[in-house]
Parts: sequence; C1' cells; structure tokens
RNA sequence: GCGGGUGUCGUAUAGUGGCUAAUAUGCCUGACUUCCAAUCAAGCGACGAGAGUUCGAUUCUCUCCACCCGCA
Repeated sequence: GCGGGUGUCGUAUAGUGGCUAAUAUGCCUGACUUCCAAUCAAGCGACGAGAGUUCGAUUCUCUCCACCCGCA
C1' cells in the first nucleotide's frame, strides 16, 4: 500500500428498518443479619464519529477513526 472482519451501559454478550434497545455482572439505595457474606427488591448506565437513503437507521450505503486478520 491492497483486501476482509469487528465496533452496543464500567465489563461480557443479545438484538437487526418502527423497541420504553434486552440479559448477566458492576455501581448505588433499601430489606434481612449483632456485623459481614449470601439472598431479595428498587434504581443508575450504551448503539465509534460524520454524511446519505428512507415517513422512520443501532440495523442499509459512503467517508473517516480505533482494533484484529491476511497479502505484498
């Protein structure tokens, strides 16, 4: 330099044109306990950036960014 792949709460994964974006864990608050742990309940928190298509984009297209793989 060329080609391909991945990018979603702090972390690990789902989801795939119309969702209140799901689950586990985490954090926080409460209950329980003499206290802690465990358990239970409530809450917090996310679609890499920009543009395009569309009535509507996390999803499709393009560019860029980061990471990974292959070729040279």